Context: one part of a larger RNA
RNA sequence: UGACGGGGACCCGCACAAGCAGCGGAGCAUGUGGUUUAAUUCGAAGCAACGCGAAGAACCUUACCAGGACUUGACAUCCCUCUGACCUAUCCUUAAUCGGAUACUCUCUUCGGAGCAGAGGUGACAGGUGGUGCAUGGUUGUCGUCAGCUCGUGUCGUGAGAUGUUGGGUUAAGUCCCGCAACGAGCGCAACCCUUGUCUUUAGUUGCCAUCAUUUAGUUGGGCACUCUAGAGAGACUGCCGGGGAUAACUCGGAGGAAGGUGGGGAUGACGUCAAAUCAUCAUGCCCCUUAUGUUCUGGGCUACACACGUGCUACAAUGGUUGGUACAGAGAGUCGCAAUACCGUGAGGUGGAGCAAAUCUUCAAAAACCAAUCUCAGUUCGGAUUGUAGGCUGCAAACUCGCCUACAUGAAGUUGGAGUUGCUAGUAAUCGCGAAAUCAGAAAUGUCGCGGUGAAAUGCGUUCCCGGGUCU
Numbered sequence: 001u002g003a004c005g006g007g008g009a010c011c012c013g014c015a016c017a018a019g020c021a022g023c024g025g026a027g028c029a030u031g032u033g034g035u036u037u038a039a040u041u042c043g044a045a046g047c048a049a050c051g052c053g054a055a056g057a058a059c060c061u062u063a064c065c066a067g068g069a070c071u072u073g074a075c076a077u078c079c080c081u082c083u084g085a086c087c088u089a090u091c092c093u094u095a096a097u098c099g100g101a102u103a104c105u106c107u108c109u110u111c112g113g114a115g116c117a118g119a120g121g122u123g124a125c126a127g128g129u130g131g132u133g134c135a136u137g138g139u140u141g142u143c144g145u146c147a148g149c150u151c152g153u154g155u156c157g158u159g160a161g162a163u164g165u166u167g168g169g170u171u172a173a174g175u176c177c178c179g180c181a182a183c184g185a186g187c188g189c190a191a192c193c194c195u196u197g198u199c200u201u202u203a204g205u206u207g208c209c210a211u212c213a214u215u216u217a218g219u220u221g222g223g224c225a226c227u228c229u230a231g232a233g234a235g236a237c238u239g240c241c242g243g244g245g246a247u248a249a250c251u252c253g254g255a256g257g258a259a260g261g262u263g264g265g266g267a268u269g270a271c272g273u274c275a276a277a278u279c280a281u282c283a284u285g286c287c288c289c290u291u292a293u294g295u296u297c298u299g300g301g302c303u304a305c306a307c308a309c310g311u312g313c314u315a316c317a318a319u320g321g322u323u324g325g326u327a328c329a330g331a332g333a334g335u336c337g338c339a340a341u342a343c344c345g346u347g348a349g350g351u352g353g354a355g356c357a358a359a360u361c362u363u364c365a366a367a368a369a370c371c372a373a374u375c376u377c378a379g380u381u382c383g384g385a386u387u388g389u390a391g392g393c394u395g396c397a398a399a400c401u402c403g404c405c406u407a408c409a410u411g412a413a414g415u416u417g418g419a420g421u422u423g424c425u426a427g428u429a430a431u432c433g434c435g436a437a438a439u440c441a442g443a444a445a446u447g448u449c450g451c452g453g454u455g456a457a458a459u460g461c462g463u464u465c466c467c468g469g470g471u472c473u
Stems, first nucleotide, its partner, number of pairs: 007473007015463002019424005026314008034305002042053002064300007073125001077124002079121006088103005106115003127289002130287003136283002138278003141274001143272001148187006154163003167178003193266004198234007207224003212221002237260001240254005316417001320375006332363003337356002342351003382414001387409007430454006437448001
């Protein structure tokens, strides 16, 4: 000077308290450990690993295993020789790759050759998801969106260092005010950026429809007032009033206002910490392999299963289940695509193809809610696991290992969950659907990322305690 203390003082945070909904018990999904295996590829490990890398493992992916092949190589540059191609199509062979055969078959030219492509050779080399994240760059997590971290000059101290940055107030904030041997400055804070909430204005097509006609229908004429869209502006600044306060900073209350004291949300992450994570995104030093630790193909594995843990989904029902009727979104996506009307099928789906590179067309049905009927507290008309049969879809071929969906049948556990533990302070929690959103042929998505609908209670006006953090000592 720091760090630490079951030392002290002050302050903050869904940290506790007050509540609501969960997890921990059940079934299933998914990740991990362990075990097994020829292989179950690798990494991630308290918070900050465990629906994580993976925004999608049937082949491919794929890195793993078994077996079969290749050796200047699947990929790049250079040298030498030969050929004129390469591509494409067909046939033989093979588990498949490999291999073999046939057909087709270059351009420019000063005719010397040049370009391009293929085959063969030679070695320089290629190649490595092999090792080391404790050799590294880059990127990322975390403390933490916490309010801190420093510098120049000056001053003090023999010096390490101190001061400034401490103190009195105040703030979300080292935010601001006052004081002070300090005076200034930088990185952070805040603001500038995006979005949302109000108004004005400009512009009306693909959007809208008050008035006038018209129609099954904003359908057509017409109109751009309204909604909406998307450009430009306005608006909020403690600006105004009152109380408190040091007449300050600020704070409490009020007015006006769509909005009030940072209006809500996002992006934005200081100096640093953890030899934190990543050599498997990429790059890279060194080491290692070089007829193999490289390349390629078929099949298998990553999907195993006594068990243990994490994260979720569905439930255990009447604030409910079933049946019928009926209403209201937002945000996305679409030509390798979204696909309407119509027809066939109980259904998944099929036939067919209008329109649309989309404010025009399509996806599109929102669901909970509401109305009516029924069930009457049961392991049930709750719950849907599991299993059987019959089908549908995707895919170049292939759903046995190992896909999704449909119909019929089957109808397991489960009656609200021990110790313990998680999230949440308002359009929040909870609950309800939607987006074939990304990845993607299909799909193991109950995941992730977004979107809107319905929509609370308690506390906040408390800080004794648990946890974490900040300042002084």